[in-house]
Context: one part of a larger RNA
RNA sequence: GAACGAACGCUGGCGGCAUGCCUAACACAUGCAAGUCGAACGAUGGUUUUGUCUUCGGAUGGGGCCAUAGUGGCGCACGGGUGAGUAACACGUGGGAACCUGCCUUUCGGUUCGGAAUAACGUCUGGAAACGGACGCUAACACCGGAUACGCCCUUUGGGGGAAAGUUUACGCCGAGAGAGGGGCCCGCGUCGGAUUAGCUAGUUGGUAGGGUAAUGGCCUACCAAGGCGACGAUCCAUAGCUGGUCUGAGAGGAUGAUCAGCCACACUGGGACUGAGACACGGCCCAGACUCCUACGGGAGGCAGCAGUGGGGAAUAUUGGACAAUGGGCGCAAGCCUGAUCCAGCCAUGCCGCGUGAGUGAUGAAGGCCCUAGGGUUGUAAAGCUCUUUCACCGGUGAAGAUAAUGACGGUAACCGGAGAAGAAGCCCCGGCUAACUUCGUGCCAGCAGCCGCGGUAAUACGAAGGGGGCUAGCGUUGUUC
Numbered sequence: 001g002a003a004c005g006a007a008c009g010c011u012g013g014c015g016g017c018a019u020g021c022c023u024a025a026c027a028c029a030u031g032c033a034a035g036u037c038g039a040a041c042g043a044u045g046g047u048u049u050u051g052u053c054u055u056c057g058g059a060u061g062g063g064g065c066c067a068u069a070g071u072g073g074c075g076c077a078c079g080g081g082u083g084a085g086u087a088a089c090a091c092g093u094g095g096g097a098a099c100c101u102g103c104c105u106u107u108c109g110g111u112u113c114g115g116a117a118u119a120a121c122g123u124c125u126g127g128a129a130a131c132g133g134a135c136g137c138u139a140a141c142a143c144c145g146g147a148u149a150c151g152c153c154c155u156u157u158g159g160g161g162g163a164a165a166g167u168u169u170a171c172g173c174c175g176a177g178a179g180a181g182g183g184g185c186c187c188g189c190g191u192c193g194g195a196u197u198a199g200c201u202a203g204u205u206g207g208u209a210g211g212g213u214a215a216u217g218g219c220c221u222a223c224c225a226a227g228g229c230g231a232c233g234a235u236c237c238a239u240a241g242c243u244g245g246u247c248u249g250a251g252a253g254g255a256u257g258a259u260c261a262g263c264c265a266c267a268c269u270g271g272g273a274c275u276g277a278g279a280c281a282c283g284g285c286c287c288a289g290a291c292u293c294c295u296a297c298g299g300g301a302g303g304c305a306g307c308a309g310u311g312g313g314g315a316a317u318a319u320u321g322g323a324c325a326a327u328g329g330g331c332g333c334a335a336g337c338c339u340g341a342u343c344c345a346g347c348c349a350u351g352c353c354g355c356g357u358g359a360g361u362g363a364u365g366a367a368g369g370c371c372c373u374a375g376g377g378u379u380g381u382a383a384a385g386c387u388c389u390u391u392c393a394c395c396g397g398u399g400a401a402g403a404u405a406a407u408g409a410c411g412g413u414a415a416c417c418g419g420a421g422a423a424g425a426a427g428c429c430c431c432g433g434c435u436a437a438c439u440u441c442g443u444g445c446c447a448g449c450a451g452c453c454g455c456g457g458u459a460a461u462a463c464g465a466a467g468g469g470g471g472c473u474a475g476c477g478u479u480g481u482u483c
Stems, first nucleotide, its partner, number of pairs: 001483004006479005013355006020347001021313001026311003030308003035074003040071002043068011081266003090191007099183003104179008112146004121136006152161003166171001193237002199229003204226008241263004245256004268289005291302004319345001321344003327341001328339004358388004368379004392424001394419005402410001427472005432453003438467005448455002
């Protein structure tokens, strides 16, 4: 000098765009953050319409619309958060072979015949609650069996196994081939410090056989062999998410990894699997643990490293806001519903950028202040005065684009027009040298200053104040950190 997710002190007019718990991966009240489909299904309630019967009270049947819990489908593995762990095929880069893939695209073929249940519901019943139990009834695109398949798989040339769900259309369903996109796995190279860590290793290293997986493989098991790694740093310890990038620098390099983007890991702590195309699953399940809460003491409930917000910690970091209008996502034929993703608004000079705090004229060089050799000098065209202007802010009116078939949270915002009046808007640091800028008074090695050298003990340009001056300016200084 530059930089910052900064903090602190003094000061503070406006706008645009960004950024905003770096500390306790500490604990969390409350609300919201993942639902949707009635064009899969039975039912219940409401409403409306209509048929039949009628003893005119009503009974019974059909249709439409709305709402709802349940069965079923898809989604909940995305999106959002955090950086604890991890020195590792985690990441980056370049290759590879033994794999999977819902939705989407494309191609081929099929969509047949049957069956048994179960929730909802009803009755009874247990429990304080959470939540159940028994019996009975019922539907499906839920479930099961048969047929068919020869493309698929296993075996082998004989055979065996394996599917469906229909529908008024729209649209679906099943099997198979290919693709796209996504994912799993393997390898070469690169990736912090310590030798005051020198030896490490028993599924360890390799083979055979088998198991397991979507798939290769000690991934696992049995048997066999005795290997494997290491001063080109194994093992151990410490530290750390990695990268694109960011900062700095002429570069080489050094430092760094907030925001944005890619990958990884984690979801109270530890372990486990289930479902599923996909998880060993943040707002799913089970077990154990710590903690918190409810309890009728028998037993139950919970997990903000989602968005807000609270306590705590800290030098320090925001609203318990609006909207799905746009973009994107889930479901749905659609209408649409959901979406703290997102888009916006709020707060903070935290940063960057822009603008303003007036312009012209004005010498009796006014008054006052300060200095003085008492003549004057300086503050200083500065002020006043005179003549103007109205950006920004303020008041009134009009009023978008963003989005169109329709729909605008932002927002009566931006912008435009009109109005009033210089009116509402300047500070901070420094002035011994480095380093731009000097005098007077006070103080008297005191009080104090200080980045380094150093100032202060009675004439201090270095302390404190004033006048003057220098620098930057809605900021200016200090501290911290990096180059």
A computed fold for a 483-nucleotide part of an RNA from an uncultured bacterium, annotated as small-subunit ribosomal RNA, 5' domain. The prediction has a mean pLDDT of 84.